Overview
This is a predicted structure of a 355-nucleotide RNA (Bacterial RNase P class A) from Marinospirillum celere. Of the family's consensus pairs, 95% are formed in the model. It matches the Rfam family "Bacterial RNase P class A". Rfam classes the family as a ribozyme. The source organism's lineage runs through Bacteria, Pseudomonadati, Pseudomonadota, Oceanospirillales and Marinospirillum. The prediction has a mean pLDDT of 78.
RNA sequence: GAAGUCGGCCGGACAGUCGCUGCCGCUGCUUGCAGCGGGGGAGGAAAGUCCGGGCUCCAAAGGGCAGGGUGCCAGGUAACGCCUGGGGGGCGCAAGCCUACGGAAAGUGCCGCAGAAAAUAUACCGCCGAUGGCCUUUCGAGGCACAGGUAAGGGUGAAAAGGUGCGGUAAGAGCGCACCGCGCGGGUGGCAACACACCGUGGCAGGGUAAACCCCACCUGGAGCAAGACCAAAUAGGAACCCUAAAGGCGUGGCCCGCGUUGGGUUCGGGUAGGUUGCUUGAGCGCUGGAGUGAUCCAGCGCCUAGAGGAAUGGCUGUCCUCGACAGAACCCGGCUUAUAGGCCGACUUCCCAC
Numbered sequence: 001g002a003a004g005u006c007g008g009c010c011g012g013a014c015a016g017u018c019g020c021u022g023c024c025g026c027u028g029c030u031u032g033c034a035g036c037g038g039g040g041g042a043g044g045a046a047a048g049u050c051c052g053g054g055c056u057c058c059a060a061a062g063g064g065c066a067g068g069g070u071g072c073c074a075g076g077u078a079a080c081g082c083c084u085g086g087g088g089g090g091c092g093c094a095a096g097c098c099u100a101c102g103g104a105a106a107g108u109g110c111c112g113c114a115g116a117a118a119a120u121a122u123a124c125c126g127c128c129g130a131u132g133g134c135c136u137u138u139c140g141a142g143g144c145a146c147a148g149g150u151a152a153g154g155g156u157g158a159a160a161a162g163g164u165g166c167g168g169u170a171a172g173a174g175c176g177c178a179c180c181g182c183g184c185g186g187g188u189g190g191c192a193a194c195a196c197a198c199c200g201u202g203g204c205a206g207g208g209u210a211a212a213c214c215c216c217a218c219c220u221g222g223a224g225c226a227a228g229a230c231c232a233a234a235u236a237g238g239a240a241c242c243c244u245a246a247a248g249g250c251g252u253g254g255c256c257c258g259c260g261u262u263g264g265g266u267u268c269g270g271g272u273a274g275g276u277u278g279c280u281u282g283a284g285c286g287c288u289g290g291a292g293u294g295a296u297c298c299a300g301c302g303c304c305u306a307g308a309g310g311a312a313u314g315g316c317u318g319u320c321c322u323c324g325a326c327a328g329a330a331c332c333c334g335g336c337u338u339a340u341a342g343g344c345c346g347a348c349u350u351c352c353c354a355c
Base pairs, nucleotide, nucleotide: 001351002350003349004348005347006346007345008344009343010342012320013319014318015317016316017315018314020041021040023038024037025036026035027034028033029032043326047337048336050335051334052333053332054331055224056223057222058221067220068219069218070217071216072086073085074084075083076082087101088099089098090097091096102215103214107213108212109209110208111207124154125153126150127149128148131147132146133144134143135142136141162180163179164178165177166176167175181204182202183201184200185199186198187196188195189194228277229276230275231274238268239267240266241265242264243263248262249261250260251259252258284303285302286301287300288299289298290297291296321324
């Protein structure tokens, strides 16, 4: 210098001015409004709502079944399907990346095309035909390929009963042997997954598929802030008690009669409209020190950083720059995933050049 890998960070800046919305202070009164002043006001994803938890209500002795989820091992965490470290497998020269990665020697199902055969294995082309059969015979044997043997070779396929070699045989074959592979038992190392060019043993299970049913192990109650709690109007409406019922109240009327109409009072509970709350101090953030490979944890000091609720966080002007992407909180938090113009920093790998 070129190409690449991994991790972290930023996400226009400053000033003026006019608004919007909470909070605090002062003043005014109509006591919940107005004015003035001060100060706060979206994100790394606020998104998708895919996991996990807090919180709330309902349910619930305990256990089991069903259903759902997770699936190598260890650790972290409030918890997780997340994260960290490690193991196995795959990719890359490498840094590094990807990985639902328990069980198919329990059962069931399925496996297009090709192919003889896709699973109780089988036999298309081949090979053999020792043995039996048939034919010939000079009796030594030769021939046929009918029975039959074979799975080495060819062919099909993603995949065909382990691979290489030697022996063996009529031809062959774990049929025998050596090495490799595999199963089982042991040893060594490791907490474990697992590893080992350690030992013994068995010629050796019999294709694939479990993001097919299933089996095994572990986890798992339901609904969600429109959860829930509190206050509580009326020409709404309920209950209890007391009073009254030839009374009384109201209307008509100056009053009585009359006519029309109607019970009255007290207390209590529920609860609609509406209001208040839940609401932001929290598994919080920053710095320093310590433990740990790391995720993370512990200690000390410091900080307070939106809280609306038909829903505020905006408009304009000026200056500057690298000319600005994706995108807007709605109970909160931890993750994952997805979107994202441009820029900065660090670590590492491979190659080239120079010294």